[in-house]
RNA sequence: CGCUUAUCAAGAGAGACUGAGGGAACAGGCCCUGUGACGUCCGGCAACCUGCUUUUGUAAGGUGCCAAAUCCUGCGGAAUCACCGAAAGAUGAGUU
Numbered sequence: 001c002g003c004u005u006a007u008c009a010a011g012a013g014a015g016a017c018u019g020a021g022g023g024a025a026c027a028g029g030c031c032c033u034g035u036g037a038c039g040u041c042c043g044g045c046a047a048c049c050u051g052c053u054u055u056u057g058u059a060a061g062g063u064g065c066c067a068a069a070u071c072c073u074g075c076g077g078a079a080u081c082a083c084c085g086a087a088a089g090a091u092g093a094g095u096u
Stems, first nucleotide, its partner, number of pairs: 002095007013042001015041003021032003026074004043066003048062003051058002070088001075085003
């Protein structure tokens, strides 16, 4: 990298450093941002795997995550509609 599979409407700082951009890619929208974005550290959330414990518990280890539904649309259906599904993507676990 590919394949299989589960989940993606909940949750998570009024901290430190930094200093201009950011919201996956492309297009269109709409937003966040010097009342400091991105990033790093600390902190936190969650409970996929492991552990412990045996209950749907705990949070020690491995990941993950911490604006907005995966921010929305982009394909198909329905059609007042963030209505249903697909694709793509993200994350976990497994696998060649």
A computed fold for a 96-nucleotide RNA, annotated as SAM riboswitch aptamer (S box leader). The coordinates come from a structure-prediction model, not an experiment, and the mean pLDDT is 83. Of the family's consensus pairs, 94% are formed in the model.